[in-house]
Context: one part of a larger RNA
RNA sequence: UGACGGGGACCCGCACAAGCAGCGGAGCGUGUGGUUUAAUUCGAGACUACGCGAAGAACCUUACCAGGGUUUGACAUGCUGGUGGUAGUGAAACGAAAGUGGAACGACCCUUCGGGGAGCCAGCACAGGUGCUGCAUGGCUGUCGUCAGCUCGUGCCGUGAGGUGUUAGGUUAAGUCCUGUAACGAGCGCAACCCUCGUCGUUAGUUACAUGUGUCUAACGAGACUGCCGGUGAUAAGCCGGAGGAAGGUGGGGAUGACGUCAAGUCAGCAUGGCCUUUAUAUCCUGGGCUACACACACGCUACAAUGGCCGGUACAAUGGGCAGCCAAGUCGUGAGACGGAGCCAAUCCUAUAAAGCCGGUCUCAGUUCGGAUUGUAGGCUGCAACUCGCCUGCAUGAAGUCGGAGUUGCUAGUAAACGCGCGUCAGCAACAGUGCGUUGAAUACGUUCCCGGGUCUUGUAAU
Numbered sequence: 001u002g003a004c005g006g007g008g009a010c011c012c013g014c015a016c017a018a019g020c021a022g023c024g025g026a027g028c029g030u031g032u033g034g035u036u037u038a039a040u041u042c043g044a045g046a047c048u049a050c051g052c053g054a055a056g057a058a059c060c061u062u063a064c065c066a067g068g069g070u071u072u073g074a075c076a077u078g079c080u081g082g083u084g085g086u087a088g089u090g091a092a093a094c095g096a097a098a099g100u101g102g103a104a105c106g107a108c109c110c111u112u113c114g115g116g117g118a119g120c121c122a123g124c125a126c127a128g129g130u131g132c133u134g135c136a137u138g139g140c141u142g143u144c145g146u147c148a149g150c151u152c153g154u155g156c157c158g159u160g161a162g163g164u165g166u167u168a169g170g171u172u173a174a175g176u177c178c179u180g181u182a183a184c185g186a187g188c189g190c191a192a193c194c195c196u197c198g199u200c201g202u203u204a205g206u207u208a209c210a211u212g213u214g215u216c217u218a219a220c221g222a223g224a225c226u227g228c229c230g231g232u233g234a235u236a237a238g239c240c241g242g243a244g245g246a247a248g249g250u251g252g253g254g255a256u257g258a259c260g261u262c263a264a265g266u267c268a269g270c271a272u273g274g275c276c277u278u279u280a281u282a283u284c285c286u287g288g289g290c291u292a293c294a295c296a297c298a299c300g301c302u303a304c305a306a307u308g309g310c311c312g313g314u315a316c317a318a319u320g321g322g323c324a325g326c327c328a329a330g331u332c333g334u335g336a337g338a339c340g341g342a343g344c345c346a347a348u349c350c351u352a353u354a355a356a357g358c359c360g361g362u363c364u365c366a367g368u369u370c371g372g373a374u375u376g377u378a379g380g381c382u383g384c385a386a387c388u389c390g391c392c393u394g395c396a397u398g399a400a401g402u403c404g405g406a407g408u409u410g411c412u413a414g415u416a417a418a419c420g421c422g423c424g425u426c427a428g429c430a431a432c433a434g435u436g437c438g439u440u441g442a443a444u445a446c447g448u449u450c451c452c453g454g455g456u457c458u459u460g461u462a463a464u
Base pairs, nucleotide, nucleotide: 003461004460005459007458008457009456010455011454012453013452015448016447019411020410021409022408023407026302027301028300029299030298031297032296033295034293035292042053043052064288065287066286067285068284069283070282073126077125078124079123080122081121082120083119088105089104093100094099108117109116110115128277129276131275132274133273137271138270139266140265141264142262144260149188150187151186152185153184154183155164156163157162168179169178170177194254195253196252197251199222200221201220202219203218204217205216225248228242229241230240231239232238304404308363309362310361311360312359313358314357320351321350322349325344326343330339331338332337370401375396376395377394378393379392380391381390417440418439419438420437421436422435423434
């Protein structure tokens, strides 16, 4: 000097407590381990792996396995030689395809007409590698942590490592600010500057709307600064209360992540040193696998019902997306969907009926009119192709499950919980995931003794 302590003091955080809803039991979905397998490709592993890389594995993807091919190669550059019915198109035949094969057709540019270029063939250099090493690396990322810290110059103190400043008294969300002070200043962080929501004004409005005022749209500006008042405090910083105000003390949300830590993660995004491979660890294709299944864990979805299920009627959104696209009206079908073809490159048209809600009816506590797994069957859609292995619909079937042990998670307000809607990926979809949007809309916080994590000061201690 740091690190650590089942040492001390002070402080903070959904850390506990107070509450609300869950998970842990069931069925299913997804991921992982394990096991199996020809292969079940690889990576990620307490917090910080496990709906993670993957914003979408039928082929492709694909890196794995089996089999069948190719060897200057699927791709790049250079050199040498060759080549005129050359390059290219490519029939028959063989083949699962890749490919082999080669009938027939058949070019381009420059030219001094010698030839040259491009292409093709052969050869040589080389290509290629999702092969290894993240403990050789760049870049990027996670975490402590949006925690309030981490340092420097000069000066001063100390033989020195180092200290001081950065400690102390207050205060703050904050090393925030004030006061004091052998320190005085400064930098990276904090805050502010940026975006967005909430109020008002001005301007402009088509495709928006009630037809001229507003709603709305979108550009500019105003507004909040402890500015004002009272109290308190050290005449400070600040704190408490109040007024006005749409908003009050950081107004809500976002972006923003200091010095560093974990030889943290990634050589499979990319780049890259070294090593390895070169008729194979490269490359093409067909089929299979990544979808296996005694089991274990993680994260979700749906339920176990009456604050409910079912039937009928009826009300109110916002964000988005759309041309190989979104697809209206109408018709057919119980339905998935089909036919149809209007409009729209979209504030115009479409997606598009929001759902919970409200009104009425029914069920009456039961493994049920709860629950929907599983299975049978008949269909629809995408796509060369749904057997392995897609999604959806109708009919039938109707399993476990009666609120879940020890334990454990999230959340402090338009939040939790509940409800639906959109989007990306995408031919289709295993999405119950991810990410946005609005609708309805709570309870509780006495407090900091305890659990967890963190900050400051102090104390004890190993350190060859």
A computed fold for a 464-nucleotide part of an RNA from a metagenome, annotated as small-subunit ribosomal RNA, 3' major domain.
Model confidence (mean pLDDT): 83 of 100.
It matches the Rfam family "Bacterial small subunit ribosomal RNA".